Predicted 3D model of a 1442-nucleotide RNA (small-subunit ribosomal RNA) from an uncultured Elusimicrobia bacterium. Rfam family: Bacterial small subunit ribosomal RNA.

[in-house]
RNA sequence: GGUGAACGCUGGCGGCGUGCUUAACACAUGCAAGUCGAGCGAAGUUUUACAGAACAUCGUAAAAUUUAGCGGCAAACGGGUGAGUAACACGUAGGUAACCUACCUUAAAAUGGGGAAUAUCUCUGAGAAAUCAGAACUAAUACCGCAUAUGACCACAGUUUGGAAUCAAACAGAGGUAAAAGCAGUAAUGUGUUUUAAGAUGGGCCUGCGGUCUAUCAGCUAGUUGGUGAGAUAAUAGCUUACCAAGGCUAUGACGGAUAUCCGGCCUGAAAGGGUGAACGGACACACUGGAACUGAGACACGGUCCAGACUCCUACGGGAGGCAGCAGUGGGGAAUUUUGGACAAUGGGGGAAACCCUGAUCCAGCGACGUCGCGUGGAGGAUGAAGGCUUUCGAGUUGUAAACUCCUUUUGGAGGGGAAGAAAUAAAUGACGGUACCCUCAGAAAAAGCCACGGCUAACUACGUGCCAGCAGCCGCGGUAAUACGUAGGUGGCAAGCGUUACUCGGAAUUACUAGGCGUAAAGCGUGUGCAGGCUGUUUAUAUAAGUCUUUAGUAAAAUUUUUAGGCUUAACCUAAAAAAGUAUAAAGAUACUAUUAGACUUGAGUGUGGGAGGGGAAAAUGGAACUCCUGGUGUAGCGGUGAAAUGCGUAGAUAUCAGGAAGAACACCGAUGGCGAAGGCAAUUUUCUGGCCCAAUACUGACGCUAAUACACGAAAGCUAGGGGAGCAAACAGGAUUAGAUACCCUGGUAGUCCUAGCUGUAAACGAUGUUCACUAGAUGUAGGAGGUAUCGACCCCUUCUGCGUCGACGCUAACGCAUUAAGUGAACCGCCUGAGGAGUACGGUCGCAAGGCUGAAACUCAAAGAAAUUGACGGGGAUCCGCACAAGCAGCGGAGCAUGCGGAUUAAUUCGAUGCAACGCGAAGAACCUUACCAAGGCUUGACAUAUAGUGGACAGCUUCUAGAGAUAGUUGCCUUCUUCGGACUGCUAUACAGGUGGUGCAUGGUUGUCGUCAGCUCGUGUUGUGAAAUGUUGGGUUAAGUCCCGCAACGAGCGCAACCCUUGUUCUGUGUUACUAACAUUAAGUUGAGGACUCACAGGAGACUGCCGUAGUUAAUACGGAGGAAGGUGGGGAUGACGUCAAAUCAUCAUGCCCCUUACGUCUUGGGCUUCACGCAUGCUACAAUGGCCGGUACAGAGCGCCGCAAUACCGCAAGGUGGAGCUAAUCGCAAAAAGCCGGUCUCAGUUCGGAUUGGGGUCUGCAACUCGACCCCAUGAAGUUGGAGUUGCUAGUAAUCGUAGAUCAGCAACGCUACGGUGAAUACGUUCCCGGAUCUUGUACACACCGCCCGUCAAGUCAUGAAAGUCGGUAACACCCGACGCCGGUGGCCUAACCUUUUGGAGGGAGCCGUCUAAGGUGGGAUUGGCGAUUAGGACU
Repeated sequence: GGUGAACGCUGGCGGCGUGCUUAACACAUGCAAGUCGAGCGAAGUUUUACAGAACAUCGUAAAAUUUAGCGGCAAACGGGUGAGUAACACGUAGGUAACCUACCUUAAAAUGGGGAAUAUCUCUGAGAAAUCAGAACUAAUACCGCAUAUGACCACAGUUUGGAAUCAAACAGAGGUAAAAGCAGUAAUGUGUUUUAAGAUGGGCCUGCGGUCUAUCAGCUAGUUGGUGAGAUAAUAGCUUACCAAGGCUAUGACGGAUAUCCGGCCUGAAAGGGUGAACGGACACACUGGAACUGAGACACGGUCCAGACUCCUACGGGAGGCAGCAGUGGGGAAUUUUGGACAAUGGGGGAAACCCUGAUCCAGCGACGUCGCGUGGAGGAUGAAGGCUUUCGAGUUGUAAACUCCUUUUGGAGGGGAAGAAAUAAAUGACGGUACCCUCAGAAAAAGCCACGGCUAACUACGUGCCAGCAGCCGCGGUAAUACGUAGGUGGCAAGCGUUACUCGGAAUUACUAGGCGUAAAGCGUGUGCAGGCUGUUUAUAUAAGUCUUUAGUAAAAUUUUUAGGCUUAACCUAAAAAAGUAUAAAGAUACUAUUAGACUUGAGUGUGGGAGGGGAAAAUGGAACUCCUGGUGUAGCGGUGAAAUGCGUAGAUAUCAGGAAGAACACCGAUGGCGAAGGCAAUUUUCUGGCCCAAUACUGACGCUAAUACACGAAAGCUAGGGGAGCAAACAGGAUUAGAUACCCUGGUAGUCCUAGCUGUAAACGAUGUUCACUAGAUGUAGGAGGUAUCGACCCCUUCUGCGUCGACGCUAACGCAUUAAGUGAACCGCCUGAGGAGUACGGUCGCAAGGCUGAAACUCAAAGAAAUUGACGGGGAUCCGCACAAGCAGCGGAGCAUGCGGAUUAAUUCGAUGCAACGCGAAGAACCUUACCAAGGCUUGACAUAUAGUGGACAGCUUCUAGAGAUAGUUGCCUUCUUCGGACUGCUAUACAGGUGGUGCAUGGUUGUCGUCAGCUCGUGUUGUGAAAUGUUGGGUUAAGUCCCGCAACGAGCGCAACCCUUGUUCUGUGUUACUAACAUUAAGUUGAGGACUCACAGGAGACUGCCGUAGUUAAUACGGAGGAAGGUGGGGAUGACGUCAAAUCAUCAUGCCCCUUACGUCUUGGGCUUCACGCAUGCUACAAUGGCCGGUACAGAGCGCCGCAAUACCGCAAGGUGGAGCUAAUCGCAAAAAGCCGGUCUCAGUUCGGAUUGGGGUCUGCAACUCGACCCCAUGAAGUUGGAGUUGCUAGUAAUCGUAGAUCAGCAACGCUACGGUGAAUACGUUCCCGGAUCUUGUACACACCGCCCGUCAAGUCAUGAAAGUCGGUAACACCCGACGCCGGUGGCCUAACCUUUUGGAGGGAGCCGUCUAAGGUGGGAUUGGCGAUUAGGACU
């Protein structure tokens, strides 16, 4: 795009079309084929006339009309359906010298004279009926002889012409055979009838060619193929029959199976094709199923006959009737398909002389949006951009000029009036449709819009609801609380009386590729060769042929359809006319380049001969040495062997080792090589014999003998099989030992088939170059193997050329890329094989081969939306290379064991508030929970609220300070003071009301901000250019170097940015300036830098200098840089800090704060009292104190830095054992105070013990802070004196002023659970060979089936469920045949007897005919064994999905 469609929602009108695709299922009812009286007799009705004197009746005659029967023609057309059919059924082109043709046309001739019956009717009879029998009578255009015979036909013997031919036509001769019907008309005449010839029309038969699938159908065929005779037919023919022969068809697909009417056409497509065969037209077939003939011009007959069968109906049970796949209609089936209509007016058909009759053909109408075409549902104006709806950033936006409103129009529909054509050669008559089309008038915007979609493809977006639910979905996919994807709404887009969905089909799809694809790695080259058929095939000659090919001509290819151009319906659809196009088919004539054929020639393809050459090419036989093992003997003694380490095993019965001798089997070291040979598999000691192929050189010969190759045949590794040998080593199976969680493995010790030989079989491999064979052409470079030639040489090399192999690299070209590249995967030619998504599956079934194992051939159901190739970037690897880090190593000190402290988990609880969870949570948020804090719990209160802003109303002391009472308190009441201020606007404040407040409620996976981590690791990127089809790459890689992507060199890259470094702070040296509260060398003074004085020193503050690989040497590329040295306070970033790239972890935080959305609103808000966060069987983390003598205790004594202090630090003094108290000088601090530094040093004591170590725990007594130390503070004194004697596996920190050790201060803070944290100084080490390993990281490289990225991906069994399939004892059907039995009707044949109008005889028969009977053939039926195909099937097998 299309449809004979169906379904869902919706539906105004008309035109033209179209409508059982399923059950060729069954059918009630009506109709669908009759007509002719001018063929015939007869009968009925009506009218008229006549006769009888007349009327009626009756009779006769005529006319009109009706029709049962005889007779004629038609009924074989028209109409329906598509079951069967793979066929001369259809299409197309021919043939018929092998035929027929009623009616019709033309031409010729004829139409004489007789005869015998019969239906109707009447009578009789049978039957329920259908119908039938008998008797008697009658006619014909019914039937039968006879006469005649222009033609015709038959046989005979001729002539001419024609034909490829069996033969045909014409002419003439004599002989034989066979015809007829009348009717109408006054008549003329017309119309029939008979014979013949021809035409036209319609058929029969025959032939070439064309169009389905299947080889898992490979052989089929006995009337089969042909001949002769006979028969049959309109006619040819095995069409039939007898006899004879043994043929015929088939890989160009016979036979079988499946499916199917065929065509013109129709749909699609650029075409080629693909699909299809409704309607319309042509052909065929069929008419309940099967068979058969009759009649006839024509049938083996839809609305005829007979028989059989199934079914239905009637019946008086004796017997009968029927056939909608005609038009309507009914039931049924189905997703689904109409009225039991009108008319013969038109077009046609049948009959008739005609009038006319018949016609469900046909023409019309009805029903159905089933399709298609046309029209309408209004037009113009109209902004306050109304209301309402929806959204909102609350400003507005949108629906939207849309509506309302104003003005206008009236198609269609409605009403009224008029009104056709279609009707005709002729005057009249004749219209179903139909009062239809069409025209005029009237009223009035009046009666007339829906469907689908809106994530991308694909035009069109928001809100709410829902919350992996409900649902959507063509593919990708959407939905787990902010869904443009579900549902609804608003809006928008598309189409529109329709719109969507489903089904089918073509296109896109070059995705079966003829036009027009592929096969190294994506699916795909047979394992290899030989070779029949087939396909293809070198140069040249022919005045040869003309099959292919090409040209021209002729006929045909029906009409309709299609295309074009005109015309007619208002337009269009539709209809009409004209023209064009269309075949791979046919015939004729011609052309002859090419292909082909025929007849010749040639030598270059191919082959043969001659002379050389290389070789693990093949087969057979013989021979050899080394090694292993075994046997015998000698020497010899305790182990051997084996492994990562061991054990099993062997060995004192003498092993292993070693020497000598012997046996047996198998394999052939070195040479040995991207070296050789072979078709492939494959081939390796030496020699001999036989034998295949190949290469080179020169040419002699043959003369296209060639290439490929379906089927076929041969070869074909290893393993395996059969039979017989052989068996040293090795070694499946097997045994034992190890390893391991296990170890039916890897390792070890043994060991059987097998490996070897002979004869057979098997026929497969990653049988691989994953690359079929052959030929030609298209740059080179280089190596190597085998030849030949040249130059040169004494000779051999070297060098050059050439042929044939085997390799490596590489240009053009090709390729998706990787790569290939004269040994092509390039460019062409020939032939073969193979492929068409993945799995199922190389499976099942069938066939075939095999002894078996199995091989070859080779599906489907079902499942999925992928499977796959190559390359890219990452990530990863128990891959590689390089490098770094307290990463390891080397050291020091710890943790893990004890007690306590703190945090966490868990448990508990009314509550034990919440968060943080590997590193990167756990002395974390918390720099300090008795109340408060506080978020938790219990109880008691408040509700515009504890807190903010605003509005309205109301009041002026409600407030503030203060007294008392009740209460746990919040709170409630109450006493006193005050009883407003004012610039008159208001301020302040209470109450009432409303907006609102409030939330440590949820979501850190909606967020901002902040933070952790990799990691202070050296990385992360960009622009332009270049390369690549592209993802991407290059730069950023490489060689060096660095702490560093730091720097240098090189380079299709050149530059740049964020990081690194530097700039900043601090510390180390020095200088300058300034010296108080700091300092004190010299001078004076004091108990004391206390004071005078000083400006030197220390120190403080401020500002400078200094360090840059700058200098020297060596190494390095003349580089970067490294090493060493000098100088220097300091040397190679001097030490320390701040500083954290792109990013990762949906990392942490909604409880710091902010914030979207959701939730609560007399409570999830707020106030109060008390409790809890401090619990305790237990587990973990971080610390402190220890276990002691490098120590504890006692006494004496020395030296810091940095801080802090008025709500404060507090001296001297006194009291207390002490915590502390009393008291208060000084200090707002370089001035005073905290403040004592401690380890250290000196002296004493303890003497290795659960202690003079250790201090937990507990009892008692106190101090301090504070409203308040019960839950639940710290400290002091006395007493008590637990565990613990250096800590398992494991694990942490640290590289120098570091670790370790010692004390000091601060924040928070009333006090303190601080042993924490953050700072400060004192004393002050050890070790680093080095980078193999562990961990983390960086760069390059490699592999990858990973990309949520190895915490990845993923395989198989088992368990459970579902689905389809195979096998299966069997069981139930279908189909087509075969053998036999039976055998209806009927044609044909026979026929004793029987019956018999026409003609002949002669009265008796004959000719002829009939019934009956018999026979051949034969449908249906029966029996039987097979074939083939399908359903079901306990059980079973594998497969798919979850």

Record summary
The RNAcentral record of the sequence draws on ENA and SILVA.